[in-house]
Small-subunit ribosomal RNA from an uncultured prokaryote, 1529 nucleotides, folded computationally. Its Rfam family is "Bacterial small subunit ribosomal RNA".
RNA sequence: GAGUUUGAUCCUGGCUCAGGACGAACGCUGGCGGCGUGCUUAACACAUGCAAGUCGAACGAGGAGCAGGGUGCUUGCACCCUGUAGCCGAGUGGCGGACGGGGGAGUAACACGUGACUAACCUACCUUCGGGAGGGGGACAACCUGGGGAAACCUGGGCUAAUACCGCAUAUCGUCCACGGGUCUUAUGGCCGUGGGAUGAAAGGAGGCCUCUGCCUUGCAUGCUCCCACCCGAAGAGGAGGUCGCGGCGUAUCAGCUAGUUGGUGGGGUAACGGCCUACCAAGGCAUCGACGCGUAGCGGGUCUGAGAGGACGACCCGUCACAUUGGGACUGAGAUACGGCCCAGACUCCUACGGGAGGCAGCAGUGGGGAAUAUUGCGCAAUGGCCGAAAGGUUGACGCAGCGACGCCGCGUGUGGGAGGACGCCCUUCGGGGUGUAAACCACUGUCAGGGGGGAAGAACUUCGUAGGUGCGAAUAGUGCUUACGGUUGACGGUACCCCCAGAGGAAGCGCCGGCUAACUCCGUGCCAGCAGCCGCGGUAAGACGGAGGGCGCAAGCGUUGUUCGGAAUUACUGGGCGUAAAGGGCAGGUAGGUGGCCGAGUAAGUCGUGUGUGAAAGACCGGGGCUCAACUCCGGUACUGCAUGCGAUACUGCUCGGCUAGAGAAAGGUAGAGGCGAGUGGAAUUCCCGGUGUAGCGGUGGAAUGCGUAGAUAUCGGGAAGAACACCUGUGGCGAAGGCGGCUCGCUGGGCCUUUUCUGACGCUGAAGUGCGAAAGCGUGGGGAGCAAACAGGAUUAGAUACCCUGGUAGUCCACGCCGUAAACGAUGGGCACUAGGCGUUGGGAGGAUUGACCCUCUCAGUGCCGUAGCUAACGCGUUAAGUGCCCCGCCUGGGGAGUACGGCCGCAAGGCUGAAACUCAAAGGAAUUGACGGGGGCCCGCACAAGCGGUGGAGCAUGUGGUUUAAUUCGAAGCAACGCGAAGAACCUUACCUGGGCUUGACAUGUCGGUAGUACUUCCCUGGAAACAGGGGAGGCCUUCGGGACACUCUGACAGGUGCUGCAUGGCUGUCGUCAGCUCGUGUCGUGAGAUGUUGGGUUAAGUCCCGCAACGAGCGCAACCCUUGCCCUAUGUUGCCAGCGGAUCAUGCCGGGGACUCAUGGGGGACUGCCGGUGAUAAACCGGAGGAAGGUGGGGAUGACGUCAAGUCAUCAUGGCCCUUACGCCCAGGGCUACACACGUGCUACAAUGGCCGGUACAAAGGGCUGCCAGCCUGCGAAGGUGAGCGAAUCCCAAAAAGCCGGUCCAAGUUCGGAUUGUAGUCUGCAACUCGACUGCAUGAAGGCGGAAUCGCUAGUAAUCGUGAAUCAGCAACGUCACGGUGAAUACGUUCCCGGGCCUUGUACACACCGCCCGUCACGCCAUGGAAGCCGGGAGUGCCCGAAGUCCGUGACCCAACCUUAGGGAGGGGGAGCGGCCGAAGGCAAGCUUGGUGACUGGGGCGAAGUCGUAACAAGGUAGCCGUA
Repeated sequence: GAGUUUGAUCCUGGCUCAGGACGAACGCUGGCGGCGUGCUUAACACAUGCAAGUCGAACGAGGAGCAGGGUGCUUGCACCCUGUAGCCGAGUGGCGGACGGGGGAGUAACACGUGACUAACCUACCUUCGGGAGGGGGACAACCUGGGGAAACCUGGGCUAAUACCGCAUAUCGUCCACGGGUCUUAUGGCCGUGGGAUGAAAGGAGGCCUCUGCCUUGCAUGCUCCCACCCGAAGAGGAGGUCGCGGCGUAUCAGCUAGUUGGUGGGGUAACGGCCUACCAAGGCAUCGACGCGUAGCGGGUCUGAGAGGACGACCCGUCACAUUGGGACUGAGAUACGGCCCAGACUCCUACGGGAGGCAGCAGUGGGGAAUAUUGCGCAAUGGCCGAAAGGUUGACGCAGCGACGCCGCGUGUGGGAGGACGCCCUUCGGGGUGUAAACCACUGUCAGGGGGGAAGAACUUCGUAGGUGCGAAUAGUGCUUACGGUUGACGGUACCCCCAGAGGAAGCGCCGGCUAACUCCGUGCCAGCAGCCGCGGUAAGACGGAGGGCGCAAGCGUUGUUCGGAAUUACUGGGCGUAAAGGGCAGGUAGGUGGCCGAGUAAGUCGUGUGUGAAAGACCGGGGCUCAACUCCGGUACUGCAUGCGAUACUGCUCGGCUAGAGAAAGGUAGAGGCGAGUGGAAUUCCCGGUGUAGCGGUGGAAUGCGUAGAUAUCGGGAAGAACACCUGUGGCGAAGGCGGCUCGCUGGGCCUUUUCUGACGCUGAAGUGCGAAAGCGUGGGGAGCAAACAGGAUUAGAUACCCUGGUAGUCCACGCCGUAAACGAUGGGCACUAGGCGUUGGGAGGAUUGACCCUCUCAGUGCCGUAGCUAACGCGUUAAGUGCCCCGCCUGGGGAGUACGGCCGCAAGGCUGAAACUCAAAGGAAUUGACGGGGGCCCGCACAAGCGGUGGAGCAUGUGGUUUAAUUCGAAGCAACGCGAAGAACCUUACCUGGGCUUGACAUGUCGGUAGUACUUCCCUGGAAACAGGGGAGGCCUUCGGGACACUCUGACAGGUGCUGCAUGGCUGUCGUCAGCUCGUGUCGUGAGAUGUUGGGUUAAGUCCCGCAACGAGCGCAACCCUUGCCCUAUGUUGCCAGCGGAUCAUGCCGGGGACUCAUGGGGGACUGCCGGUGAUAAACCGGAGGAAGGUGGGGAUGACGUCAAGUCAUCAUGGCCCUUACGCCCAGGGCUACACACGUGCUACAAUGGCCGGUACAAAGGGCUGCCAGCCUGCGAAGGUGAGCGAAUCCCAAAAAGCCGGUCCAAGUUCGGAUUGUAGUCUGCAACUCGACUGCAUGAAGGCGGAAUCGCUAGUAAUCGUGAAUCAGCAACGUCACGGUGAAUACGUUCCCGGGCCUUGUACACACCGCCCGUCACGCCAUGGAAGCCGGGAGUGCCCGAAGUCCGUGACCCAACCUUAGGGAGGGGGAGCGGCCGAAGGCAAGCUUGGUGACUGGGGCGAAGUCGUAACAAGGUAGCCGUA
């Protein structure tokens, strides 16, 4: 920086990602080289080899060899002797095995780091200086010999050397004692000096030589000389030991720890200080600045990360510590309490003759084991370094190299250039093309690496030898030390690096990813499957997210994954966060430690600042440079190492000390308000109860009731009495108190505040961990009290239930006293203190001033308490001198949600419980504020046949019709609340028809191409055969155009394709329904807001209307409304045929029938008319409304057409179109028959009725709008009738359908299942049609069912409407039409009103809703899985305590036994001598005992989390239907 909470927004907040790193591991892949690096786990166990030796110039033997001699003699062997420069070499002796190498178990410590100190200490080898090395002695290994043992090994006796060991002498000097002095230092003291006493050393070896000395001597060494070694002392360098300051970890759910503990004295011990050890004495020491305990851990230089500060880590390399199978112990030594030494104990392994022995890879390799995982039983001492040696040299798994591993870093290569509007293949495609892609092929080149051949380093300088010099010692030209030059000699790696030549593009590319974050997209497969996934999330038939492919993106000999760590994370915030509502202010106070603190001056210099010195190892880092071809790597120089210590200086600020001040704080004095607290007393109203009176049938209670009370007299009412509790009005965003809290009145005691004025103290202040006190209600204990109220409980209701809400009762409790509890939504959800920063308006208490006679009033001021508001702050809401503003000081608290304020532990409590307070597991959120909607059994305003008021229906009957269901071979399909159900269907007997059964066809019933063939069989029409038909077969007739090539139409074959009412209306277009003809829905610019958004569109009026007016940070505009259109109502005008007929004429029984006419009606055009225009009133003088006039019509005149943005994934793939999928001798096509008409039922829509406002019979009026040529059909004839026959007119203002019916007039019926009603059934017919069986309509006769006005419920309608009456039409052969659409006739009633039901509009409010209340959501129960608490117990680990036993060993004591060095008279003796043995203290392991702590497991049990649609209810979110919530029972 990004993703992720939401419909959207801002904020809070967690989760996740992109980066870096790694001693890594895993998957796929793998060409070369360089430099690094490689058991992180079992400090598990180890076979085998090697890893520490060396010196013969310290010493005595021995051996092989050589030389000489001798003996035996088989003349070449054996034995013996002597010598031996050199070689080997066990032992004695010296030095080294305390270094080097390993791993990190332990250790929270002076272990480490850093800086000091050691005047409290040691130091082999090395260097320097000074001094010395005289003279003696006795042993022990080896060796010889005896013995024991399986072995390891042990042991007796005897011989022997030394640089082994021991006395003596000497003492520059050391140490000790004594004395005195100087000097230094903070000091017990250090240093220096003087003299005296005591005590304390030594070792020789190699070479050379003969100057000196000795040996009677070509020379040798006891001599000389040189080198090495030796002794004493002092110093240095380097290395150790000890002490101190400071620093680096988690836990307080570890708060107290400590007996050698703290100190002293004496003693012991050590190189040295010290309780280091011991005896005695005292009673101390440590700790909230975290002792003690537990857990974890080697520490540092540094490494990784990070801008830094930090965080994490401590592999490799360097320093240091501790460790060496586990535990204990000492010896030797300069140094160890010793990795490859010793002793003891334990475990383990091995050998054994069973008696005993041996061993220690956390050295290098290597093995087993563990593990995700980590290498060769390699070469060499050539180099560097170590040890020994005089040296040569030896030794060295330190080290140098090689091997294995892409484990890491770095470098190189896998070719380079050209090459098509672009091959093949593959992929995509809108079929045109596009992509892979200059990629390949092909052409021309190059030659790194690998391969072959040849050459071939540096790393080597030493040492040493030789030669030649210089110089020291020396008698020396000898020798030797030091030194210079030249020459010779030494390479594991390795024939390696490097160089040259040859050949030839030849041998060398993978991995991950492509939904967003995050660079990269398509096709196919799959179908909530298989799978993916870091987070969000993908997958339920078009998946850029799964799998494959093509393509692309990113890295590249690697690429991904996993793990860990830092970063991002300001998400522990020192740098650098917060706490009103998001997590977070302690319920409140006083106060301890601590933190912090007013003004002036002086001193000091701790903090602070400056400067210097020492140190801060090297490596690493950074900068500059050098070397490997570059780089990695490495070398050199510089810087840095932010630190610590210290000298000097500065003194503003802080600290400390001293002096002073009064503005903070406090005290005194005078006033003042108050439900502040405690105690005592007292008052009235009300309630209940008791007594008495009056009085009578009810009272009470509720939504309505009931339980309850009452004729034994209630309620009501009057009087009297008793009791307890609480204090109406006053009462007030009034007062008081720290908070909890405090309310009648009076008195007593008492706390605090405020104001005013001076005086006093002189910083005494603020905050406050721990601790202490106070602390509503409920609750607990003991004892009282108890009127009312009232958990529990009982009853009555309500309800599906009702352990509730409502009602009637009612106990704890509520009250008092004393003692506990200690919690609350203990809230201003806002800790305390101080200071500063605009105002305005109230109110409480006090003071001052003005004015006034005074009250009142005005102004100022201090303290409180409220409202509004500026700046500022805030995510917003909001806060705003009472801050949530600006600062300072102190305390408390927070760090995602759930688990959980739970568990365990501890403390408190009588109990209830409180305080402190986790983890596993789980989720990708949980939240805050605000926005827009939607919703509310929220509110306001307003509409609508929404209710109400009316009229008529439905729901009951029969029938019709549609649907569900059922049935069926099929009962084709769709429509589903309103908005499916007389709907698609405005016509199912066949057809339709999509369904079923059966029979057939396969380029097809239909369309367009292509290739080949055929015939006139094509087309029309007739006939025959089979068949149910389709179809198949046969026969006859007619018959196309032509430029004669052919074409058109057919048939057959082929292959493209046709076809599908098959699926998906949730892939779609189009069309439609619905909210709704509701008045709404938006935009531009501006403005406001961080933003979503708001404003406009809200408000005041008004309207049918977002209609109009006014106002307004809005101003305008668009789609809707209205109007424009059609129709109807009035008038005018034009034109009159088929329409009309007033006047004129003619004709008829009669009729506009005829002449004629345009007046009227009517028809068809055109125009006028209505606009709140006029008047009055109301209203803001507005819009508008009310009334009126005129008018055919009045405020939209009536009706229609017209349907905004959108909603319902609404309906339709079966009207049509269409993507995708599916079928292709069938899911296509043809045909016959059947079905869609089924029938126990249920529902919707209708028709006809139930009758007298009626039925029936007779007579008689008046329409409109339509339709008509395969048609309407007059008239006439036949039939009771349906109809049939005949037949004129009319393609229609002409003719026909056609009669309209209700109505009116007259008659009849007489209240009944009827002269109502017509179902059903029988029978006889008519018509349509190929055909009325399934399954048509109609007619006649006969039959005459239910039904007597319809339960709950429910529908339509506000006027030419409802109701009622008939008429027509579409579809159609006919018709199931009682449907639908249209037409006219007759023609009402009612609307007080908007409380309620339904739907809708606007504003507002609440919200935990936003697939939006058909929402959300809680708890029990049931099931599965997971982690966890408790638990009788069981099994381990750890540390400690007490006691027992007690190894090795140091120390102490003893030591009658043993003992070379000295003395000796040689017998022996000696001493503060040594030792074995024995005793003692301590003491590891082990044993016993009781506990502590920690883990595992555990029948059973507790809750918790998660899980798809389980069960029961409905607690919460809206007034959530009883407001919710907190504490408590």
Its mean pLDDT, the model's own confidence on a scale to 100, is 85.